Overview
A computed fold for a 72-nucleotide RNA from Candidatus Gottesmanbacteria bacterium RIFCSPHIGHO2_01_FULL_42_12, annotated as transfer RNA. Lineage of the source: Bacteria > Bacteria candidate phyla > Candidatus Gottesmaniibacteriota. The coordinates come from a structure-prediction model, not an experiment, and the mean pLDDT is 81.
RNA sequence: GCUCCCAUAGCUCAACGGAUAGAGUACGAGUUUGCGGAACUUGAGAUGACGGUCCGAUUCCGUCUGGGAGCA
Numbered sequence: 001g002c003u004c005c006c007a008u009a010g011c012u013c014a015a016c017g018g019a020u021a022g023a024g025u026a027c028g029a030g031u032u033u034g035c036g037g038a039a040c041u042u043g044a045g046a047u048g049a050c051g052g053u054c055c056g057a058u059u060c061c062g063u064c065u066g067g068g069a070g071c072a
Stems, first nucleotide, its partner, number of pairs: 001071007010025004018055001027043005048064005
């Protein structure tokens, strides 16, 4: 330099182009317990950036940013 893949809660992952983006774990609160843990209930928390297509974009297209793989 060329080609390809990936980017969603703190972390690991879901989401035929359509309902309020959903779980596990972690975290806060509560119940329980002699205390803690476990269990149960509840709460907060995310679509890398900018554009485009579309009635509607996490999803499709373009550029950029970051990460990875292959070739040279």